[in-house]
Molecule: transfer RNA
Organism: Spirochaetes bacterium GWF1_51_8
This record gives sequence, structure tokens and C1' cells, in this order.
RNA sequence: GCGCUUGUAGCUCAGCUGGAUAGAGCAACGGCCUUCUAAGCCGUGGGCCACAGGUUCGACUCCUGUCAGGCGCACCA
Repeated sequence: GCGCUUGUAGCUCAGCUGGAUAGAGCAACGGCCUUCUAAGCCGUGGGCCACAGGUUCGACUCCUGUCAGGCGCACCA
């Protein structure tokens, strides 16, 4: 340099053939329980869907560019 692939909550990941308000587990916070802690139970908050642009009535989803990670190939005195 070229190709492929990934980027969604603090972490790990779902999200179908484009359809209305984006979810789960863990973690955090609050409560219940307990002498206290742990465990258990109930609840609450938390998102620029990497960034920008485009297509569309409608985009996490499709297209283009950029950024970052991973893999492969090429180059390399």
C1' cells in the first nucleotide's frame, strides 16, 4: 500500500428482509431481607448505535468517505 472484518450502555454481547419508543446479562445506585457483611429478591438510572455525508415516507440496519481495532496479502536495504 491492497483486501476482508469489527465498532450498539461502564464491561460482554443481541438487535431478523429498513418500520413507530434500541434490548439482555453483569456492573452501578436505591430498597427489602440480615445483628453486620455476603448471598438472595424487587426496583431505578445509564446510549451522539465510532464520526461525517447521502439514499429513503422512514436508517443501528443500505451507499460513500474518515477514524480506530483485528486478520490476510504485497513491499522491504